[in-house]
RNA sequence: GUACACCGCGCGGGAGAGACCACCUCGGUGGCGCCGAAGGGGCAAAUCCUCCCCGGAACCUCUCAGGCAAAAGGACCGCGUAGGUAGG
Numbered sequence: 001g002u003a004c005a006c007c008g009c010g011c012g013g014g015a016g017a018g019a020c021c022a023c024c025u026c027g028g029u030g031g032c033g034c035c036g037a038a039g040g041g042g043c044a045a046a047u048c049c050u051c052c053c054c055g056g057a058a059c060c061u062c063u064c065a066g067g068c069a070a071a072a073g074g075a076c077c078g079c080g081u082a083g084g085u086a087g088g
Base pairs, nucleotide, nucleotide: 006083008081009080010079011078012077013076018032020031021030022029023028033068034067035066039064040062041061042060047055
């Protein structure tokens, strides 16, 4: 001094599933039925000279949480920006 990765922030895009029933009054609670893309949990192969053990991902899976009009949230993607940091 400069990038990638990493992390934060801003903007834009962003799916799914009952506007069900009851109570109470606009915001919720409970019941039943559903959804998976906040978060959380679980697992294989590769990995090895051979064997065993440990480790071993996710949009896969489980639905604890969350969600099922709108709003909010939302993995992920794009753009911008601050930090940080090799190699040279």

About this RNA:
The RNA shown here (Glycine riboswitch aptamer) has 88 nucleotides and comes from Actinoplanes auranticolor. The sequence was found by an Rfam model in a public genome assembly. It matches the Rfam family "Glycine riboswitch aptamer". Its family is annotated with glycine biosynthetic process in the Gene Ontology. Rfam describes the family as follows. This family represents the bacterial glycine riboswitch. Glycine riboswitches usually consist of two metabolite-binding aptamers domains with similar structures in tandem. The aptamers cooperatively bind glycine to regulate the expression of downstream genes. The source organism's lineage runs through Bacteria, Bacillati, Actinomycetota, Micromonosporales and Actinoplanes.